[in-house]
RNA sequence: CUCAAGCAUCAAGAGUGGCCUCAAAGAGGCCCGCCAACCUGGCAGGGAGAGCCAAGGUGGCCUGGGGCUUAAAAAGCCCCGAUGCGCAAGGGAGGUGACCCUUGAACCAAGUCUCCCACC
Repeated sequence: CUCAAGCAUCAAGAGUGGCCUCAAAGAGGCCCGCCAACCUGGCAGGGAGAGCCAAGGUGGCCUGGGGCUUAAAAAGCCCCGAUGCGCAAGGGAGGUGACCCUUGAACCAAGUCUCCCACC
């Protein structure tokens, strides 16, 4: 140091907020507010799928851009870009590897549906 690669999404949604910095086009930082189920966590005894909950970890609050195809669009595919694939502490492993183990915190919110199993 643990990039990368791979997978998913780029529909909708949410700030004409306050303060500060800069080379003042614009970009960045802090605070407050808001949005959003990507990950963690919570929700029937166990499991699976779906759903619910902004609590923990990210992210966002101007917008993805281009190409192929098509009469045009939609859909599809490709390239580039963006976001996510929890966090913290400790220990280990690897150095062509991309991981492993232990422990800890996670709401006053939501507290459901279907299937399978178990029990009665």
About this RNA:
SAM-I/IV (S-adenosyl methionine) riboswitch aptamer from a Deltaproteobacteria bacterium, 120 nucleotides, folded computationally. It was read from a public genome assembly, where an Rfam model found it. Its mean pLDDT, the model's own confidence on a scale to 100, is 76. Taxonomically the source falls in Myxococcia (Bacteria, Pseudomonadati, Myxococcota). Its Rfam family is "SAM-I/IV (S-adenosyl methionine) riboswitch aptamer". The family is grouped with related families in Rfam's "SAM clan".